Overview
FMN riboswitch aptamer (RFN element) from Clostridiales bacterium Firm_14, 145 nucleotides, folded computationally. It was read from a public genome assembly, where an Rfam model found it. The prediction has a mean pLDDT of 77.

RNA sequence: GGAAACGUCCAAGGCGGAGUGUGAUUCUCCGACCGGCGGUGAACGUUAGACGCGUAAGCCCGCAAGCCUCAUAAAUUCUUAUGGUGAGGUUGACUCGGUGUGAUUCCAGGGGCCGACGGUAAAGUCCGGAAGAAAGGAAGUGUAU
Numbered sequence: 001g002g003a004a005a006c007g008u009c010c011a012a013g014g015c016g017g018a019g020u021g022u023g024a025u026u027c028u029c030c031g032a033c034c035g036g037c038g039g040u041g042a043a044c045g046u047u048a049g050a051c052g053c054g055u056a057a058g059c060c061c062g063c064a065a066g067c068c069u070c071a072u073a074a075a076u077u078c079u080u081a082u083g084g085u086g087a088g089g090u091u092g093a094c095u096c097g098g099u100g101u102g103a104u105u106c107c108a109g110g111g112g113c114c115g116a117c118g119g120u121a122a123a124g125u126c127c128g129g130a131a132g133a134a135a136g137g138a139a140g141u142g143u144a145u
Base pairs, nucleotide, nucleotide: 005141006140008138009137010136015031016030017029018028019027032125033124034115035114036063037062038061039060043055044054045053046052058113059112066090067089068088069087070086071085072084094111095110096109097107098106117128118127119126
């Protein structure tokens, strides 16, 4: 210096006005706002320069939570299955122009589009499961070598 292993900590943002109505941050009109994690990435920063490092995609590739189905162990007198575990399924959305060898990533470019489940007057922005879980991230301990 450091595989493996081990716990620890961290891990989501966002609405106003008017209208109708008994009731709407949910509908209608007008105008706004938000963007989890890893990868890729021609830009930017650092440097004399390069390497490296840091930042850089909501709609490109993947992942996670959520939801649905099935199975299943222990505890329990028995049953149920909220919950646990496992398997499977489901899970949104982009184009045009420019530059260029190369860009759905770049451009203080143009115009678009998308957003789990439950509750409630129909919700990306309210309330709730959630002081949860988790993709992953950080700094440690650290055996082999």